[in-house]
Context: one part of a larger RNA
Molecule: large-subunit ribosomal RNA, domain I
Organism: Deinococcus peraridilitoris DSM 19664
């Protein structure tokens, strides 16, 4: 120096644990000028951080539950509250500085300066307070609404690029990412001018098939349906116009406009008018202020059944003898508990708020022949050109939407059935509304062949914190004493920090740098070696 060997320093693997987290399932879904979201600064006897709260500030009042303690996390000392029922929990209400849509002007957010009106300070100057005072639409005013946020989720206007085609340029990759609007618990569609095929379905949605077919395709890489067929859910309306009437209004005085109101709404055409014939209920509604019953949601109540001896620091362990069970799901409790404790099965509740659903009431709707004259959504439909969206990239290219220039018919009518034509057949555009199946998880609860601290969220801890960036923005590390602080009085070295006795405790090599303590890496003493 080096091997081995005891013992130790370091060091934080590993093992065990959960406050945190994931993923499902069920639930529940919108907040806002009555000023939100989200903040700033304040408020405690003492308060730096978090929670809660707002100058009525860890609170105020009230209506219910609850019963012994209580003045958050969070100790402790002072001081107080509490059966005249605190704290705690739930509904309800009250206050609610200043910013923020921010809205009297301003403004480098949380701050400057103001007007009117009314009040206060002896009050015109000065102050203070409490009210109003933005714009933008609607409306004759008086008044009303709008504006902003919201994890995903839904529609709508814009709209890549990498990549892929083993290079690339049409195509993909996509109508995605992203950006803007808009809305609500959902949206979106949505009651055939479908759809199919010679037969016929009969609004839209969503699931499974249909098929990876038909087919689209530098026919390359890719892309890709409908029909029918099982299934979930089911609901149909309302206007425009013809016609009638009331009322403004115009002038050619009997016409027209405009309006309110009836009336009227479909394709085997329907209305309207004119005749004629029946007439009043049954039935339905998705619409509504108060009602009245049940149900749920926001607190909670009740709830069976073990002891003894032995080990231990402790009994839930072991023996021995019991018991309940509609409850042997789970937590805690000094080890491993159906019978300690909270709870569990199962039952029981609500002064008030919410929400469903039924019932009441009100509303609202509500025939049938014939016959012709009228109605029956126009810059629409169609065409020509350019695009786009349909599983179809122009193609034989038809349909839906559109820019541009055109541009019809009026039920003997019009659109469609993949170029066009005939037969046939299916419908009835150019106006609106619509619940249900369906999407999605900020939020609640429950579960788990999910994770257990280099793992699960970026965060189990001051977490979007420290800290880095001018700045969009990036972004961490960090859990564990013990059953209980019982947190180590009192001595001793030492300034201290640490320690060496002494006490606590099962244990202190459990002493707060602490569960357990692995490798590396350093020592202390032996041994053997060079």
């Nucleotide at each position: 120096g080096g091997u081995c060997c005891a013992c130790g320093g370091u060091g934080g693997a590993u093992g065990c644990c959960u406050u945190g987290g994931c993923a499902c399932u069920g639930g529940a879904g919108c907040c806002g000028a009555a000023g939100a979201a989200g903040g700033a600064c304040g408020c405690g006897a003492u308060u730096a951080c978090c929670u809660g709260c707002g100058a009525a500030a860890a609170g105020u009042c009230u209506u219910g539950g609850g019963g012994a303690g209580c003045c958050g996390g969070a100790a402790u000392c002072a001081g107080g509250c509490c059966a005249c029922g605190a704290u705690c929990c739930a509904g309800g209400a009250g206050u609610g500085u200043c910013c923020g849509a921010a809205u009297g002007g301003g403004g480098a957010a949380a701050c400057c300066c103001a007007g009117c009106a009314c009040g206060g300070g002896u009050g015109a100057a000065c102050u203070c307070g409490u009210g109003u005072u933005a714009c933008u639409c609607c409306g004759c005013a008086a008044g009303g609404a709008g504006a902003g946020g919201g994890a995903a989720c839904u529609c709508a206007g814009g709209g890549a690029a990498c990549u892929g085609a083993a290079a690339c340029a049409u195509c993909u990759c996509a109508g995605u990412a992203c950006c803007u609007g808009a809305a609500g618990g959902a949206g979106a569609a949505g009651a055939a001018a479908g759809a199919g095929a010679c037969a016929u379905c009969g609004a839209u949605u969503c699931c499974g098939u249909c098929a990876g077919u038909a087919g689209c395709g530098g026919c390359g890489a890719g892309c890709g349906a409908a029909c029918g067929c099982g299934g979930a859910a089911g609901a149909g309306c309302c206007u425009a116009a013809a016609c009638c009437a009331g009322c403004g209004g115009a002038c050619u005085u009997g016409u027209c406009c405009g309006u309110u109101g009836g009336g009227g709404u479909u394709g085997u055409a329907g209305g309207g008018c004119a005749a004629g014939c029946a007439c009043a209920a049954c039935a339905g509604c998705a619409c509504g202020a108060c009602g009245a019953u049940u149900c749920g949601u926001u607190a909670c109540u009740c709830g069976a059944a073990c002891a003894a001896c032995c080990u231990g620091g402790a009994a839930g362990g072991g023996u021995u003898g019991a018991c309940c069970a509609g409850a042997g799901c789970a937590g805690g409790u000094g080890a491993c508990a159906g019978u300690c404790c909270u709870g569990u099965a199962g039952a029981g509740g609500a002064a008030a708020a919410c929400g469903a659903a039924u019932c009441a009431c009100g509303g609202c709707c509500a025939g049938c022949u014939u016959g012709a004259c009228c109605c029956u959504g126009a810059g629409u439909a169609g065409g020509u050109u350019g695009a786009u969206a349909c599983a179809c990239g122009u193609g034989a290219a038809g349909u839906g939407u559109u820019g541009a220039c055109u541009g019809a018919a009026u039920c003997c009518g019009c659109g469609c059935g993949g170029a066009c034509c005939a037969c046939c057949g299916c419908g009835c555009a150019a106006g609106g509304c619509u619940a249900a199946a369906u999407a999605c998880u900020c939020c609640c609860a429950g579960u788990g062949a999910c994770c257990g601290a280099u793992a699960g969220u970026g965060a189990a801890c001051u977490a979007g914190u420290a800290c880095c960036g001018u700045g969009a923005g990036g972004g961490a590390a960090a859990g564990g004493c013990g059953a209980a602080a019982a947190g180590a009085a009192c001595c001793c070295c030492g300034g201290a920090a640490g320690g060496g006795g002494a006490g606590u405790g099962a244990a202190a090599u459990a002493g707060a740098a602490a569960c357990u303590g692995a490798a590396c890496c350093c020592g202390u003493g032996g041994a053997c070696u060079u």